A computed fold for a 91-nucleotide RNA from a Chloroflexota bacterium, annotated as c-di-GMP-I riboswitch aptamer. Rfam family: c-di-GMP-I riboswitch aptamer. Rfam links the family to the GO term cyclic-di-GMP binding. The sequence was found by an Rfam model in a public genome assembly.

RNA sequence: GCGCGACAAGGGCAAACCCGGGGUGACCCGGGGACGCAAAGCCACGGGACUCGCGCGGCGUUCGGUCGCUCGAGCCAGCCGGGCUACCGAA
Repeated sequence: GCGCGACAAGGGCAAACCCGGGGUGACCCGGGGACGCAAAGCCACGGGACUCGCGCGGCGUUCGGUCGCUCGAGCCAGCCGGGCUACCGAA
């Protein structure tokens, strides 16, 4: 240096849920809280989930819908892959 990851050391992050704020929404931010995490640090590049809107179609039947598909705009890095960066050092 590359790989690897321990009941090591020092630490770090923080799911659900609750409170406050932002957003039509997915969701985000702050506080509390810990299910977990060795990249649960960062990036929407590929796949995927989700949201909103237009259009088309099915169902329903005149209405407030609902489901699917295309497209557009978003969102998720704690869904998977990929890229970038990084602390420690037993086997």